[in-house]
Context: one part of a larger RNA
Molecule: small-subunit ribosomal RNA, central domain
Organism: Caulerpella ambigua
RNA sequence: UUGGGCGUUAAGGGUCCGUAGGUGGUUAUUAAAGUCGACUGUUAAAUUCUAAAGCUCAACUUUAGAAAGUCAGUCUGAUACUCAAUAACUUGAGAUAGACAGGGGUAGAGGGAAUUUUCGGUGAAGCGGUGAAAUGCGUAGAUAUCGAAAAGAACACCAGAGGCGAAAGCGCUCUACUGGGUCUAUACUGACACUCAUGGACGAAAGCUAAGGUAGCGAAUAGGAUUAGAUACCCUAGUAGUCUUAGCUGUAAACAAUGGAGAUUCGGUUUUGGUUUUAUAAAUCAGAUCUUAAGCUUACGCGUUAAAUCUCCCGCCUGGGGAGUAUGCUCGCAAGAGUGAAACUC
Numbered sequence: 001u002u003g004g005g006c007g008u009u010a011a012g013g014g015u016c017c018g019u020a021g022g023u024g025g026u027u028a029u030u031a032a033a034g035u036c037g038a039c040u041g042u043u044a045a046a047u048u049c050u051a052a053a054g055c056u057c058a059a060c061u062u063u064a065g066a067a068a069g070u071c072a073g074u075c076u077g078a079u080a081c082u083c084a085a086u087a088a089c090u091u092g093a094g095a096u097a098g099a100c101a102g103g104g105g106u107a108g109a110g111g112g113a114a115u116u117u118u119c120g121g122u123g124a125a126g127c128g129g130u131g132a133a134a135u136g137c138g139u140a141g142a143u144a145u146c147g148a149a150a151a152g153a154a155c156a157c158c159a160g161a162g163g164c165g166a167a168a169g170c171g172c173u174c175u176a177c178u179g180g181g182u183c184u185a186u187a188c189u190g191a192c193a194c195u196c197a198u199g200g201a202c203g204a205a206a207g208c209u210a211a212g213g214u215a216g217c218g219a220a221u222a223g224g225a226u227u228a229g230a231u232a233c234c235c236u237a238g239u240a241g242u243c244u245u246a247g248c249u250g251u252a253a254a255c256a257a258u259g260g261a262g263a264u265u266c267g268g269u270u271u272u273g274g275u276u277u278u279a280u281a282a283a284u285c286a287g288a289u290c291u292u293a294a295g296c297u298u299a300c301g302c303g304u305u306a307a308a309u310c311u312c313c314c315g316c317c318u319g320g321g322g323a324g325u326a327u328g329c330u331c332g333c334a335a336g337a338g339u340g341a342a343a344c345u346c
Base pairs, nucleotide, nucleotide: 003318004317005316006315007300008299012314014202015201016200017199021195022194023193025089026088027087028086029085030084033082034081035078036077037075038074039073040072041071043069048066049065050064051063052062053061054060092192093189094188095186096185097184098183099182100181104178105177106176107175108174109173110172111155115151116150117149118148119147120146121145122144126137127136163170164169207248208247209246210245211244212243216242217241221237222236223235224234259313260312261311262310263309264308267291268290270288271287272286273285274284275283276282277281295302296301319346320345321344328339329338330337331336
């Protein structure tokens, strides 16, 4: 390489858009590039195969014949399939109209609870913290309690195995702008589709740059404990950070550890949003859980949201370690990221 694979054993790219490429619905006609057929030539000899012959046999040697296959040419040969051309179709895809649901996104405005701090009143000795303590705070009046003010961050209940989004993710209220989806109807377009190497965009947290902000929490750090020690777990403090804006980074157990699209294959239960009807229900379309027949799987389990049965396209794997290391290259301010070996060893 082939083959076999990728939920848990090595292996699905974090997600999407999309170029080249690959693949692609139904019908008719034409054509004959692929495909198939016939004929001719070619395919050295030896070798191989078949039938004989010669060495006493055999191996061996000699003679005669031969195939498949390859390539090329010729043929007013074939035309089912693929390609191509033309004409058409409507089921795929889109479009139009009417409804509908939603924490989808961006920006602005507003709100209350809590926390902390400050100011004022009351009040008088403790508070806090723990397994127990201590550090710490407090007669310069703390903790507690009442009133007022400020600030930042997050939005209890509703809340659901519920919803939306490509994923990351999204939850107080209102407004503006805006993306996508579902259902129903249609007399529109007429294959316009699927998947996508390269490429582009988005991408939690942490981290980086600049300017702000900083209530609470809190890496680092300091102190108190614990302990044989305790660079920890516990406690008291507390800086970066967490927040905003503009950039960068581009990684996660980025997980359903399950790529995308299409088709086919029993049921039951619950639930979200539509539609229809004979309306406490049933049917149907699109989602979301559970359970299960067949089937699959080493097993666990999966099971119309498949890990079943098929088709197409992409990505990836090929014993453990060395190693996601070295080297080179690209990207990055850096941290690092991407790509990514070998010797050696078992």